[in-house]
Context: one part of a larger RNA
């Protein structure tokens, strides 16, 4: 701390009443403000969505009926049962009673058929001290048909009939019957089939008043302009003819007006003048010209100078009406409330990938018992299966790096050499010890996790008895047994309460995390495996946010945390403590919303090595020399263009030179070595953290202001706020348990009391609310019914009831019961209004 008894004190729901007193502390509505809040319906993994319906009120508006089946309740009767004329009995007519039939379905299987056609069996569970069950369940036997084999015996003898004794064979049987009607709920097929929706298809019909194209009729088409044949007159010529000038008026010619037509402005118009118009432009205009009337061609047809173009505003097959409520595995919708329980997107077939049906998960409902034992996403303990991690290659297979050692043989080069099949070098193979990395399709080893089985009465031991193809040298084993004795709780642990069966909806697009995996360069890609989530789930945190962190939810009140947090927006220390960091782009919390490789004498820390009071690192100052202009080589080369070498003397030290630099030389500099100065120096390397490396399109984002001994980064302590989590109290509701209970029992939908629990889309069950009608019952209405309105008030978790005012003016309502055309927000829903 908790709980249970008893006692005492205080507060007190609830009940019961007093008393104030027309208000307020309660009801109701309105308006403001602060937190908090994204638009419903829907397909989807996944919707606020830049997906798709949906301005707004009324009214209508979608699993129904009929049939056959299957499980289950209920109720009559039962080897029967229901029905049906019929006779009878009855009575105003019926209903009921009777009574024989006749039909269904049952009371007998099997077999293709012909046909042939059914013993009261045991043993375990159930099942208890002992007797003693029924159903049921398991296992064996036995009987009946078929089916295979066998075949005494007997007849009417190519055959038939057929005893007893068989079968790892089959049956939708048989073994002392369970059915038959009726209702209903759910389901499942067939029907328009829960409602609306096509693209089609088929029969019959009605259309050339628009237009197509042909015929017949009839009408209509200004002015120019160019000028073919033809003619004439003149001129040339022997003549053919030819020239010039007139006449003349041809033409699918020309400009152009009606006229027909439509080329451009992509012009007005575009809720128009008009479901094709108009305005300038523009083509054609005697002709394959325009056009009026009639009248010929018709829907797989007709017409077409040919566009699939026309065929009445309809044309890559007109319109009308039927079949037709035409199918749709596709789209959209699909109506009241509570409580309870609650999925799946796996598995196998399918002309299967937008759908079925199997199986899995799921709801209901029944029995069989009441801790017997039994079960188990757990341990353990014994036994056992494996070849994955890992390991290993001086172990097999394969691949693969160095080098040593060997010398017989095989190869290639060399060398000696007068010859050799000699001797000697050498290298490759190759052998021999080792060295080096390596394997999904290598492994001697070999986990972890897993997977299976066992952990007792249906056992264990002894004894008997039985029987063999097994075995044994053997009746010996090994096996078997429904026989006989003998061993008790107890058969590791933990937890929990179970175990059959009948029916049965949705579901069969999924996705997403950690951890292992395959393909890919990779993915907010594709596919897998555990496990857990979202899907169907809200709360608190991660500023936002399906999927991450806590944590899972009847409705209240209090206390406590949890993930996350505590400058202030914004609850909660501008809390301690001890580092580090300063950024002219600082930084600043998992999943997550980015930055590498590289570099940094920013600055912290450390790690190895080196110098150093014998005086060292750095500054200042002095020396830096002789052989020797070293040898070659060069046109030249004296330390210093380039080759080889790279000595010795003095000396405190000075290289046969470390850069400048000269044509060569001079000269100046390092190295080195001393002197002054006096105490740390120097160099490679590791990591904190800063920095650079670091460029985008509206103006932007540690969430935002801002923060610098932080309100940032590291590390530690403590206090503090934080949920529908978790405690406690109280109701509410489900569910289970114990009781009382009709005066003998059982016991109800009746009653007390106690525990535990309450999340949820498709889906499924229970219990209620609401409407219209029939029935019966009891009622309510001019002293005002129904129905509308209303900031009257109240009851229930809610669907909804109930009441008071008002208005209306003539019906209407409790309970019981049947019954349905019974509940609206959606369906680009219909039809009506704003």
């Nucleotide at each position: 701390g908790g709980g249970c008894u008893u006692c005492g004190a205080g507060c007190g729901a609830u009940c019961u009443u007093g008393c104030c007193a027309a208000a307020a502390u309660g009801g109701u509505u309105u308006u403001u403000a602060c937190c908090g809040a994204c638009c419903c319906g829907u397909c989807u993994u996944g919707a606020a969505a830049c997906a798709c319906g949906g301005a707004c009120c009324a009214a209508g508006g979608a699993g129904u009926c009929u049939a056959a089946g299957a499980c289950c309740a209920a109720c009559g009767c039962g080897a029967g049962u229901a029905u049906g004329g019929u006779g009878g009995u009855g009575g105003a007519a019926a209903a009921a009673c009777c009574a024989a039939c006749a039909u269904g379905c049952g009371c007998a299987a099997u077999g293709a058929a012909a046909g042939u056609g059914a013993c009261u069996g045991a043993u375990g569970c159930c099942a208890a001290c002992u007797u003693a069950g029924c159903a049921g369940c398991a296992u064996c036997g036995a009987c009946c048909g078929a089916c295979c084999a066998u075949g005494a015996u007997c007849c009417u003898c190519u055959g038939g009939a057929g005893a007893a004794a068989g079968g790892u064979u089959u049956g939708a049987g048989u073994a002392u019957g369970a059915g038959c009607g009726u209702u209903g709920u759910u389901c499942u097929u067939a029907g328009g089939a829960c409602c609306c929706g096509a693209a089609a298809g088929a029969u019959g019909g009605u259309g050339a008043a628009c237009u197509a194209u042909g015929c017949c009729u009839g009408a209509g088409u200004a002015g120019g302009g160019c000028g073919a044949a033809g003619u004439c007159a003149g001129g040339g010529g022997a003549a053919a003819c030819u020239c010039u000038g007139a006449u003349g008026g041809a033409g699918g010619c020309u400009c152009g007006u009606a006229g027909c037509g439509a080329u451009a402005c992509u012009a007005a118009c575009g809720u128009g003048c008009a479901a094709a118009u108009u305005g300038u432009u523009c083509g054609u205009a005697g002709a394959a010209c325009u056009u009026u009337g009639g009248u010929a061609u018709a829907g797989g047809g007709g017409c077409g100078a040919a566009a699939g173009a026309c065929u009445a505003a309809u044309c890559g097959a007109a319109c009308c009406a039927u079949c037709u409520a035409g199918u749709a595995g596709c789209u959209g919708g699909u109506u009241c409330c509570c409580u309870c329980c609650g999925a799946a997107g796996u598995u196998u077939c399918c002309c299967u990938c937008a759908g079925g049906a199997u199986a899995g998960c799921u709801g209901g409902g029944a029995c069989a018992a009441g801790u017997a034992c039994g079960c188990a996403g757990u341990u353990u303990u014994a036994u056992u299966a494996g070849g994955u991690a890992a390991a290993g290659c001086g172990a097999a297979u394969g691949a693969u790096u160095a080098g040593a050692g060997g010398u017989a043989u095989g190869g290639g080069g060399g060398g000696u050499a007068u010859u050799a099949u000699g001797c000697c070098c050498u290298u490759c193979a190759c052998c021999u010890a080792u060295u080096c990395u390596c394997a999904a399709a290598c492994u001697u080893u070999a986990a972890a996790u897993u997977g299976g089985u066992a952990a007792g009465a249906g056992c264990u031991c002894u004894g008997g008895c039985c029987u063999u193809u097994c075995u044994u040298a053997a009746u010996u084993g090994a096996g078997g047994c429904a026989c006989a004795g003998a061993g008790a709780u107890u058969c590791a642990a933990u937890g929990c309460g179970u175990g059959u069966c009948c029916u049965u909806a949705g579901u069969g697009g999924g996705c997403c995390a950690u951890u292992u995996u395959u393909g890919g360069u990779a993915a907010g890609c594709a596919g897998a495996a555990c496990u857990g989530g979202c899907g169907a789930u809200g709360a608190g945190g991660g500023a936002u946010g399906c999927u991450c962190c806590u944590a899972a939810c009847g409705u209240u009140a209090g206390g406590u945390u949890a993930a996350g947090g505590u400058g202030c927006c914004a609850a909660a220390c501008u809390a301690c403590a001890c580092g580090c960091u300063c950024a002219u782009c600082a930084g600043a919390u998992a999943c997550c919303a980015c930055a590498a490789a590289g570099g940094u004498u920013g600055u912290u820390a450390g790690u190895u090595c080196a110098u150093c009071c014998a005086g060292a690192c750095a500054g200042c100052a002095g020396g830096a020399c002789g052989g020797u202009g070293g040898c070659c080589a060069u046109g030249g080369a004296a330390g210093u263009c380039g080759g080889a070498a790279u000595c010795c003397g003095c000396u405190a030290a000075g290289g046969a030179g470390u850069g400048u630099g000269u044509u060569a030389c001079a000269a100046c500099u390092c190295a080195c070595c001393u002197g002054c100065c006096g105490a740390a120096u120097g160099a490679a390397c590791u990591a904190g953290u800063g920095c650079c490396g670091a460029a985008a399109a509206u103006g932007g984002a540690u969430g935002g202001c801002g923060c610098u001994a932080a309100a940032g980064c590291g590390u530690g302590u403590g206090a503090c706020c934080g949920a529908u989590a978790c405690c406690u109290a109280a109701c509410c509701a489900u569910u289970g348990g114990c009781g009382c209970g009709a005066g003998a029992g059982u016991g109800a939908g009746g009653u007390g009391c106690c525990a535990a629990u309450g999340a949820g889309u498709a889906g499924g069950a229970g219990g209620g609310c609401g409407u219209g009608a029939g029935c019966g019952u009891c009622g309510u209405g001019g002293u005002g019914a129904a129905g509308c309105c209303u900031c009257u008030g109240g009851c229930g978790u809610g669907a909804g009831c109930c009441u008071g005012g008002g208005u209306g003016a003539a019906a209407c309502g409790g309970c019981g019961u049947u019954u349905a055309g019974u509940g609206c927000a959606g369906a680009u829903c219909u039809u009506g209004g704003u």
The prediction has a mean pLDDT of 81. This is a predicted structure of an 834-nucleotide part of an RNA (large-subunit ribosomal RNA, domain II) from Pelagostrobilidium simile. The full RNA is in RNAcentral, with records from ENA. Its Rfam family is "Eukaryotic large subunit ribosomal RNA". A reference for the family is Yusupov et al. (2001), "Crystal structure of the ribosome at 5.5 A resolution", Science. Its family is annotated with structural constituent of ribosome and ribosome in the Gene Ontology. Taxonomically the source falls in Pelagostrobilidium (Eukaryota, Intramacronucleata, Spirotrichea, Strobilidiidae).